[in-house]
């Protein structure tokens, strides 16, 4: 060079047939305690890799690109 595979909250990961963006863990706020640990409740936390394109609608379908791992040369 080509071929596949992955990219979604601070990390690790779910998203099923195109229509709600979400889980543990962490983080902060409260509440049990003399404090601390730890439990329990709440909240906050997204450019869904980035550009386009289909569609009434796109994390999800095409197209190009970035960047990770892998195979082949």
């Nucleotide at each position: 060079g080509g071929g596949g595979c992955u990219g979604u909250a601070g990390c690790u990961c779910a998203g099923c047939u195109g229509g709600g963006a979400g889980a543990g863990c962490g983080a902060u706020u409260g509440a049990c305690u003399g404090g601390c640990a730890g439990u329990c409740a709440a909240u906050a936390g997204g450019u869904c890799g980035a550009g386009g394109g289909u569609u009434c609608g796109a994390g999800u379908c095409c197209c190009u690109c970035c960047a990770g791992c892998u195979c082949c040369a």